[in-house]
Context: one part of a larger RNA
C1' cells in the first nucleotide's frame, strides 16, 4: 500500500447498488410464519335468498361452511453453527448389496360382500387443560371374498457371461399377494407390473487443524462360522470358535474447529479466511425413545426424565422465536412488533380461488463501494479594508472578494406519468391428434402518482477532516520553559522549539477524513 459484516472522534447535499448481532445455541411478552380440498363423507353452527308462520321459530334451496371423518401436504421452504479432526466435507470411483410419493412412458385391472367408529343427540366427570358412558350414521377410512401376472417365494430344466462365490435370458410346476370412487358426462381418479426422471441410502482410494512437555492403544475390540435385522452391505446385534487390530508415514489422548465453492492479498508460489450468496452437514430449552409415512427418528409431531417459565379452585394443568418483526439482557457494536401476495416460487385443488415473515418491495444506518452537486467566464486598482509577517520599503491572503455576464444538474413549486403482466379466467378466430396448440381482444401492480419527462424561481439550497522535524507533500510568529504536553519509529520540550498549545499561511484527502483493532 490494500483489505473489513467493523468500531471510536469530528463532520455531512443527494441518488443507485449492495450490507447491516461477529458477543449470550442466554431468557422471551404480543402478533403473524401450513395449510388446502364440498368435484372422497355424513352433514348444517354462522350468514344470503325463497316460503310458511300462532312472531317463539319451521321448510327448501344454493352460494358456501364452524367443527369432524378422510385424502395431499406438514421430511419442503425459513433459520442458527452447539457439536463434529470425522467418509463430516472435497475429489475419483464402485453397489453383482439398495429405496423412490408425486411426474413421464408402456400394459393391466377396476367385480362382490361386510363390520364399526367420529360428527350429531342423551347423559355424566372436571375450575381448567380434557376425560368417560350410552345410542345412532356415511365415505376414495376400515376388513373379507373373488380374478391375477411380466410380480414375491420355493424347486427344477436349458443357456449367455464371469477367476470365483454367482449371474443373463427362456420355460416348468406349486403357493402367495391388487382396487374406489367422483363427475358440470368432456373428464378426473384408483389397482398391479415394466421402465425413465428425480430425490436418497451405503462402501471405497486420495486430501482435508495444533500439541510427543501426548507412546503405546483396543474384548464387539480383529477376523471366520450360523442366525436375527435393515431398503440394502456390514460386529450392525447376538450365539459359539480363533487371537487378532490400530501404531514412529504419529495410533490414542488433550486442546481448536462445521467443510468447501469462494474472499482478502501476494509479481508468483504462498499467507489468511470462510459474513453476504451457493452446495453439503449438524442442530432446534438439554438428554433420551419410537411412532406415522414414500421419505424424520420430525424446529411451529408424539411420549418419558431434567432444569426453567407460567395458569391453578392445589386435585392437576400449560409452554419451547438458533422463523419474520419486536423486548430484556450481554457488548465497542447491528435495523420497522411496515406494506403485499403484484411478480418468482412452494402446498392444496378439476379449476376459480385459499395459504405462503419463501419472496417481493417500502422504513432505518456515509457500513462499504460506485456517480453528481456544492457553480462556470470575465475581473488588479494586484481595492478603501482586516487577519499575519515584515529589514517598514513592503509582502502575503488573493482573481480570492466587490463588480459584470452566464448557466440551473442539485433545490423549490406545478403538470403529466411507466416497463415491470405473462399465466390463469372470459369471449372471438384458426389447426388438427378433439382437448390440446397457435393468434387476437377483455381482466389483473405492493412498490407508487415511485422512477422518469416538461415547466417555474434564483448563485440562488450545500465542506468538511487529518496533517506540516526526517521517514512524507507542506513553515513563519507568538505562548510554554526538561513544566504542560507530543510520539507510528528516530525522538521534541531545560528562554528565540518549522516537534508542545494557538494564530496566520500551506500540504494532502474530500461527503467525507482520522483514530483503533485484525488479515496479507
Nucleotide at each position: 500500500g490494500g483489505a473489513u459484516g467493523a468500531a471510536c472522534g469530528c463532520u455531512a447535499g443527494c441518488g443507485g447498488c449492495a450490507g447491516g448481532c461477529c458477543u449470550a445455541a442466554u431468557a422471551c411478552a404480543u402478533g403473524c410464519a401450513a395449510g388446502u380440498c364440498g368435484a372422497a363423507c355424513g352433514g348444517u353452527a354462522a350468514g344470503g335468498c325463497u316460503c310458511c308462520u300462532u312472531c317463539g321459530g319451521g321448510a327448501g334451496u344454493a352460494c358456501a361452511c364452524g367443527a369432524g371423518u378422510g385424502g395431499c401436504g406438514c421430511a419442503c421452504g425459513g433459520g442458527u453453527g452447539c457439536g463434529u479432526a470425522a467418509c463430516g466435507c472435497g475429489u475419483a470411483u464402485g453397489c453383482a448389496a439398495c429405496c423412490u410419493a408425486c411426474c413421464u412412458u408402456u400394459a393391466u385391472c377396476u367385480g362382490a360382500a361386510g363390520a364399526a367408529u367420529a360428527g350429531c343427540c342423551c347423559c355424566g366427570a372436571g375450575a381448567a387443560a380434557u376425560c368417560g358412558g350410552g345410542a345412532u350414521u356415511a365415505a376414495u377410512a376400515c376388513u373379507u371374498c373373488a380374478u391375477a401376472a411380466c410380480a414375491a417365494u420355493a424347486a427344477g430344466a436349458a443357456u449367455c457371461g464371469g477367476c470365483a462365490u454367482c449371474u443373463u435370458u427362456u420355460c416348468u410346476u406349486a403357493u402367495u399377494u391388487a382396487a374406489a370412487g367422483c363427475u358440470c358426462c368432456g373428464g378426473c381418479g384408483g389397482u398391479u407390473a415394466a421402465a425413465g426422471a428425480u430425490g436418497g441410502g451405503c462402501a471405497u482410494g486420495c486430501g482435508u487443524g495444533a500439541c510427543a512437555u501426548u507412546a503405546g492403544u483396543u474384548a464387539g475390540u480383529u477376523g471366520g462360522u450360523g442366525a436375527g435385522g435393515u431398503a440394502a452391505c456390514g460386529g450392525c446385534u447376538c450365539a459359539c470358535c480363533a487371537a487378532g487390530a490400530c501404531a514412529g508415514c504419529g495410533a490414542u489422548g488433550u486442546c481448536u474447529a462445521g467443510g468447501g465453492g469462494u474472499u482478502c492479498u501476494g509479481a508468483g508460489a504462498g499467507g489468511a479466511u470462510u459474513a453476504u450468496c451457493c452446495c453439503c452437514c449438524a442442530c432446534a430449552c438439554u438428554g433420551g425413545u419410537a411412532c406415522u409415512g414414500a421419505g424424520a427418528c420430525a424446529c411451529g409431531g408424539a411420549c418419558c426424565a431434567g432444569a426453567c417459565u407460567c395458569c391453578u379452585a392445589c386435585g392437576g394443568g400449560a409452554g419451547g422465536c438458533a422463523g419474520c418483526a419486536g423486548u430484556a439482557a450481554g457488548g465497542a457494536a447491528u435495523a420497522u412488533u411496515g406494506g403485499u401476495c403484484a411478480a418468482u416460487g412452494g402446498a392444496c385443488g378439476a379449476a376459480a380461488g385459499u395459504c405462503u415473515g419463501a419472496a417481493u418491495c417500502a422504513g432505518c444506518c456515509a457500513u462499504g463501494c460506485c456517480g453528481c452537486g456544492u457553480g462556470c467566464a470575465g475581473g488588479a486598482u494586484g481595492a478603501c479594508a482586516g487577519c499575519c509577517c515584515u529589514a517598514u520599503g513592503g509582502g502575503u491572503u488573493g482573481u480570492a472578494a466587490a463588480c459584470u455576464g452566464u448557466u440551473u444538474u442539485u433545490a423549490u413549486a406545478a403538470g403529466g406519468g411507466a416497463a415491470g403482466a405473462a399465466c390463469c379466467c372470459c369471449c372471438c378466430c384458426g389447426a388438427c391428434g378433439u382437448g390440446u396448440c397457435g393468434g387476437g381482444g377483455g381482466c389483473u401492480g405492493a412498490c407508487g402518482g415511485u422512477a422518469c419527462c416538461u415547466u417555474u424561481u434564483g448563485a440562488a439550497u450545500a465542506a468538511g477532516c487529518a496533517c506540516c522535524g526526517g521517514c512524507u507533500a507542506a513553515c513563519u510568529c507568538c505562548g510554554u520553559g526538561c513544566c504542560a504536553g507530543c510520539a507510528g519509529c528516530c525522538g521534541c520540550g531545560g528562554u528565540a522549539a518549522u516537534a508542545c498549545g494557538g494564530a496566520g499561511g500551506g500540504u494532502g484527502c474530500a461527503a467525507g477524513c482520522g483514530u483503533u483493532a485484525u488479515c496479507c
This is a predicted structure of a 520-nucleotide part of an RNA (small-subunit ribosomal RNA, 5' domain) from a metagenome. The RNAcentral record of the full RNA draws on SILVA. Its mean pLDDT, the model's own confidence on a scale to 100, is 83.